Context: one part of a larger RNA
RNA sequence: CUAUUGUUAAGGAACUAGGCAAAAUGUCCCCGUAACUUCGGGAGAAGGGGAGCCCUUUAGAGUGAAGUCUGAACAGAUGGAGCUUCGAAGGGCCACAGAAAACAGGCCCAAGCGACUGUUUACCAAAAACACAGGUCUCUGCUAAAUCGAAAGAUGAAGUAUAGGGGCUGACACCUGCCCGGUGCUGGAAGGUUAAGGGGAGAAGUCAUCGAAAGAGAAGCUUUGAACUUAAGCCCCAGUAAACGGCGGCCGUAACUAUAACGGUCCUAAGGUAGCGAAAUUCCUUGUCGGGUAAGUUCCGACCCGCACGAAAGGUGUAACGAUUUGGGCACUGUCUCAACAAUAGAUCCG
Numbered sequence: 001c002u003a004u005u006g007u008u009a010a011g012g013a014a015c016u017a018g019g020c021a022a023a024a025u026g027u028c029c030c031c032g033u034a035a036c037u038u039c040g041g042g043a044g045a046a047g048g049g050g051a052g053c054c055c056u057u058u059a060g061a062g063u064g065a066a067g068u069c070u071g072a073a074c075a076g077a078u079g080g081a082g083c084u085u086c087g088a089a090g091g092g093c094c095a096c097a098g099a100a101a102a103c104a105g106g107c108c109c110a111a112g113c114g115a116c117u118g119u120u121u122a123c124c125a126a127a128a129a130c131a132c133a134g135g136u137c138u139c140u141g142c143u144a145a146a147u148c149g150a151a152a153g154a155u156g157a158a159g160u161a162u163a164g165g166g167g168c169u170g171a172c173a174c175c176u177g178c179c180c181g182g183u184g185c186u187g188g189a190a191g192g193u194u195a196a197g198g199g200g201a202g203a204a205g206u207c208a209u210c211g212a213a214a215g216a217g218a219a220g221c222u223u224u225g226a227a228c229u230u231a232a233g234c235c236c237c238a239g240u241a242a243a244c245g246g247c248g249g250c251c252g253u254a255a256c257u258a259u260a261a262c263g264g265u266c267c268u269a270a271g272g273u274a275g276c277g278a279a280a281u282u283c284c285u286u287g288u289c290g291g292g293u294a295a296g297u298u299c300c301g302a303c304c305c306g307c308a309c310g311a312a313a314g315g316u317g318u319a320a321c322g323a324u325u326u327g328g329g330c331a332c333u334g335u336c337u338c339a340a341c342a343a344u345a346g347a348u349c350c351g
Base pairs, nucleotide, nucleotide: 001346002345003344004343005342006341007340008339010337011336014335019332027051028050029049030048031047036041038171052093053092054091055090056089057088058087060085061084062083063082067078068077069076070075094098106330107329108328109327110326111325112324113322114321118130119129134169135168136167137166138165139164140163146155147154148153172317173316174315175314177247178246179245182244183243184240185239186238187237188236191235192234193233197229198228202224203223204222205221206220209216210215248266249265250264251263252262275309276306287303288302289301290300291299
């Protein structure tokens, strides 16, 4: 010097990104215990007191001697001494120390997120992520839908809409606004468009035949092919947002000023409702005010000018819960001021 330990004057978080680490708390009995609350909790809340050994007295519990009574006898009843155990009260004794060692919650206040128990990145992440009970939408009438499989078949399910599959949300409480123009889905079938198929007008080639030639040209065969007919779909018409999604701008106006309940105008499918708001969302920003500190880019309470919250990609609250995140406090300490000494095992040096 390294590792692992132990102790430390005075101070006590001044350390640090952060009380990380360490210290402190810790057992049993008694007293006592707040806000809040879903009345179950919170709660071991918090905060106090006691604890060893000896003697005396004694409640309770257990056992139950002598004696007494009954009985012919076995025996039974009564009786309560003594002892044991668990407590209580009083007194005494020793030590620095009596849960004498070891093992054995630190606590409180406020806020965010997630209701909760649970699950997860085997080997850098345990969480606010996933799941969850509950809510809601949608599909499915049974040879169900859905899924696997060229198929047979299987799962679903030896189930049957209080069932099964899929999507979203995520206990509970109060709620969940407006828009169906676009996209999707569902329904509709009048019209438009539309495939193969059907259809076969017409055209072309060839050729009998006619004609002096030019040419015309039946039937057949071959090639081509118009009208007409014809489904879903699309166009179209409705519905539907706990489907995908969306939810404005400019100008003016009140008897100080400021602001605008009010008015005008343009655009839109409709112009963001309730609630919340510098927020896990706020760029400007360390916004402004208040609280806490001697001093606070964090924190808490407000304000609202929401760059760019907002209602099941849910909104706002919420008791309980959390190896969760943030801020503050009490206790406690070598984290620190500021380091020292000691032990054990190494490294190193000397022999």

Large-subunit ribosomal RNA, domain IV from a Bacteroidaceae bacterium, 351 nucleotides, folded computationally. The full RNA is in RNAcentral, with records from ENA. Its Rfam family is "Bacterial large subunit ribosomal RNA". Rfam links the family to the GO terms structural constituent of ribosome and ribosome. NCBI's taxonomy places the organism under Bacteria, Bacteroidota, Bacteroidia, Bacteroidales, Bacteroidaceae.